[in-house]
C1' cells in the first nucleotide's frame, strides 16, 4: 500500500514561528484567509475508539462511572453537489381530447428532500 469492523449534522482555541494560500483528490458551487492561509511548536480544551474501575453474564457482550496513558479532533454536515432509486418542478417534441386546458409517451435540464452506492477521514484489529 491493501483488508475487516465501527463511527462521521454533537462537541472543543489561544499564543509563538511562518508568510500565501486553504476547505483530501477532479469538476462546479459556496466559503475561509495579509484583521495573517498551509505547515511546525507550546499550552489549553473536546470526545470517549483503545483504555481504567464497578456491576450483570458461563461466555460473547452489555450498562454505568472515569480520563492517568495511546490515538484522534478543536470554521462551514466528510462545507455542498457529482453515481443509482423514489418523489417533485420547468422546458421542448409528438399524439389524443378540446379551444384552453387536461391526459399520455419521449427527450432535455434544474432544484431541493429521503434512501443507498462510491470516494474519503478516524479508530481498533488482522496481515
Nucleotide at each position: 500500500a491493501u483488508g475487516u469492523u465501527a463511527u462521521c449534522a454533537a462537541g472543543a482555541a489561544a499564543g509563538g514561528u511562518g508568510g500565501a494560500g486553504g476547505g483530501a483528490a477532479u469538476a462546479g458551487a459556496c466559503c475561509c484567509u495579509u484583521u495573517g492561509a498551509a505547515a511546525c511548536c507550546u499550552u489549553a480544551g473536546c470526545a470517549a475508539c483503545c483504555c481504567u474501575u464497578u456491576g450483570u453474564g458461563c461466555a460473547a457482550a452489555c450498562a454505568a462511572a472515569g480520563a492517568a496513558g495511546g490515538u484522534g479532533c478543536u470554521a462551514c454536515a466528510u462545507u455542498c453537489u457529482a453515481c443509482u432509486g423514489u418523489a417533485u418542478a420547468u422546458u421542448c417534441u409528438g399524439a389524443a381530447u378540446u379551444u384552453a386546458u387536461u391526459u399520455c409517451a419521449g427527450a432535455a435540464c434544474c432544484u431541493a428532500a429521503c434512501a443507498g452506492a462510491g470516494a474519503g477521514a478516524u479508530a481498533a484489529c488482522g496481515g
Predicted 3D model of a 127-nucleotide RNA (SAM riboswitch aptamer (S box leader)) from uncultured Tenacibaculum sp. NCBI's taxonomy places the organism under Bacteria, Pseudomonadati, Bacteroidota, Flavobacteriales, Tenacibaculum. It was read from a public genome assembly, where an Rfam model found it.